The RNA shown here (SAM riboswitch aptamer (S box leader)) has 117 nucleotides and comes from a Gammaproteobacteria bacterium. It was read from a public genome assembly, where an Rfam model found it. Of the family's consensus pairs, 97% are formed in the model. The prediction has a mean pLDDT of 80.
RNA sequence: CACUCAUCGAGACCGGCUGAGGGAAAGGCCCUUAGACGCCGGGGCAACCGCCGCCAGCCUAACCAGCUCGGAAAGGUGCCAACUCCUGCGAUCCUUCAUGGGAUCAACAGAUGAGCA
Numbered sequence: 001c002a003c004u005c006a007u008c009g010a011g012a013c014c015g016g017c018u019g020a021g022g023g024a025a026a027g028g029c030c031c032u033u034a035g036a037c038g039c040c041g042g043g044g045c046a047a048c049c050g051c052c053g054c055c056a057g058c059c060u061a062a063c064c065a066g067c068u069c070g071g072a073a074a075g076g077u078g079c080c081a082a083c084u085c086c087u088g089c090g091a092u093c094c095u096u097c098a099u100g101g102g103a104u105c106a107a108c109a110g111a112u113g114a115g116c117a
Base pairs, nucleotide, nucleotide: 003115004114005113006112007111008110013042014041015040016039017038021031022030023029026087027086028085043080044079045078048076049075051071052070053069056068057067058066084109090105091104092103093102094101095100
């Protein structure tokens, strides 16, 4: 970097350094010299992997393994403004005289994890 699968309306901030941008991109709308972004230290959230449990279920002749379910949070990641901050392309529906506005779903893009070459 490519591909596959899962999830994305919940949750979680302090200190130090630095000093002007940042929220992926476009439009919007926000955050920010009362210090953003980033880095470092500490703290926390969550439970993807890993771990534990069959005196839980499925599967099996029975085990093992696997899947589901439950648990813990010492390990590997991740995360700690705003729903992925919102919108875009499409479908259905509601509404407006109309431009338009709204709801749901899906797609694209993206993020994170796991797997694979």